[in-house]
A computed fold for a 362-nucleotide part of an RNA from a Desulfobacteraceae bacterium, annotated as large-subunit ribosomal RNA, domain IV. NCBI's taxonomy places the organism under Bacteria, Pseudomonadati, Desulfobacteria, Desulfobacterales, Desulfobacteraceae.
Context: one part of a larger RNA
RNA sequence: CUCUGGUUAAGGAACUCGGCAAAAUGAUACCGUAACUUCGGGAGAAGGUAUGCCCCCACGUAGGUGAAGAAAUUCGCUUUUGGAGCCGAAGGGGGUUGCAGAGAAAUGGCGGUGGCGACUGUUUAAUAAAAACACAGGACUCUGCUAAGUCGAAAGACGACGUAUAGGGUCUGACGCCUGCCCGGUGCUGGAAGGUUAAGGGGAUUUGUUAGUCCAUUUCGGUGGGCGAAGCUUUGAACCGAAGCCCCAGUAAACGGCGGCCGUAACUAUAACGGUCCUAAGGUAGCGAAAUUCCUUGUCGGGUAAGUUCCGACCUGCACGAAUGGCGUAACGACCUCCGCGCUGUCUCAACCAGGGACUCA
Repeated sequence: CUCUGGUUAAGGAACUCGGCAAAAUGAUACCGUAACUUCGGGAGAAGGUAUGCCCCCACGUAGGUGAAGAAAUUCGCUUUUGGAGCCGAAGGGGGUUGCAGAGAAAUGGCGGUGGCGACUGUUUAAUAAAAACACAGGACUCUGCUAAGUCGAAAGACGACGUAUAGGGUCUGACGCCUGCCCGGUGCUGGAAGGUUAAGGGGAUUUGUUAGUCCAUUUCGGUGGGCGAAGCUUUGAACCGAAGCCCCAGUAAACGGCGGCCGUAACUAUAACGGUCCUAAGGUAGCGAAAUUCCUUGUCGGGUAAGUUCCGACCUGCACGAAUGGCGUAACGACCUCCGCGCUGUCUCAACCAGGGACUCA
């Protein structure tokens, strides 16, 4: 110097990101116990008092155990009665003793405000336990049974030996009060008049080939050219032709979205009011510098001697907002924030003790 443990004057969080760590509280009985509340809780709230030993009440109270004996009897059992002896809380009174009586060990620190999540639960085995996940509850949607959905080339299986009070999917997340406007876009559902439209049908037209025929030429054997039936072959127009798409409706607890400018009141300021442009519709209730506020340590109030955090307001919401749920909420939380009481070597500021290392010597 370091680790582990212990003690400490005065102060008592001045330490620090933060009371991290330590200290403190602690058992049992009794008294007593607030706001709030879903009336269950909160609550061991908080805050107090008592605790050893001896004597007496009482040669031991309540209570427990239950012998001998007695009675009944179906007489082998057994039942009833009986109360001896033993054990023995708790209480009242008196006394006594130590610094200290739950004398050691083990054994809650407490209170207040706010945020988030209702809760118990689950999670990153080995850096994250949480406000994340789940949850009961709510809603939408699909599915009529050979169900939908899922696995599997298939057979088949799960769903389910279930049957819409059932099963699958998606979102939200107890409870309370609620959940506004927009269907123009995308999606989904329904519709079928018209437009478009595949394979297929349909064959107008068309290509090649050539029996033949015509013309020219000829050494009469042919050669060149034109037209060209039937058959086969090539091309394939009009027309017919489903779903889908276009189209017409519905639907937002489907994906999503929810404006701008100008003027106006007898101080000023502001604008209940008016005008205008655009939109599918222009953000309702509630909340709001918020886990969301850039400017920002916004402004005012509270708490402090002093407060970028905290609490209460204001609203100028850069960029809250209603099941990607909004706002509240008792209880709960090894969650996060702020404050207080108690307590302390966290600190002012260190000191000493014991043990283990390091170090020195052997």